[in-house]
RNA sequence: CUCUUAUCCAGAGAGGCGGAGGGACCGGCCCUACGAAGCUUCGGCAACCUAGUUUUUAUAAAAAUUAAGGUGCUAAUUCCGGCAGUGAAAAUUCUGGAAGAUGAGAG
Numbered sequence: 001c002u003c004u005u006a007u008c009c010a011g012a013g014a015g016g017c018g019g020a021g022g023g024a025c026c027g028g029c030c031c032u033a034c035g036a037a038g039c040u041u042c043g044g045c046a047a048c049c050u051a052g053u054u055u056u057u058a059u060a061a062a063a064a065u066u067a068a069g070g071u072g073c074u075a076a077u078u079c080c081g082g083c084a085g086u087g088a089a090a091a092u093u094c095u096g097g098a099a100g101a102u103g104a105g106a107g
Base pairs, nucleotide, nucleotide: 001107002106003105004104005103006102007101008100013042014041015040016039017038021031022030023029025082026081027080028079043074044073045072048070049069050068051066052065053064054063055062056061057060078099083096084095085094
């Protein structure tokens, strides 16, 4: 990087360095010198994988639980929309999808 699969309306921030951008892309709308990105320290959230414990059934699984290890996350629903359905049209709502993000597995 590509493929498969699961999840994405919940949750969780302070310090130091730094010095103008950031929210993937496009449109909107936001955040930002009361300090953006990035780096770093210490926390926290969650429970995807590993591991531990308990229960049930027992080929091996299922549920609950702990949060030790590997990731991840810690403004706004993935911030909203983008394509299709719905609709005379626009806006809005809803449903599905696309795209994206993360985990696990494979190449």
The RNA shown here (SAM riboswitch aptamer (S box leader)) has 107 nucleotides and comes from an Anaerolineae bacterium. The coordinates come from a structure-prediction model, not an experiment, and the mean pLDDT is 83. NCBI's taxonomy places the organism under Bacteria, Bacillati, Chloroflexota, Anaerolineae.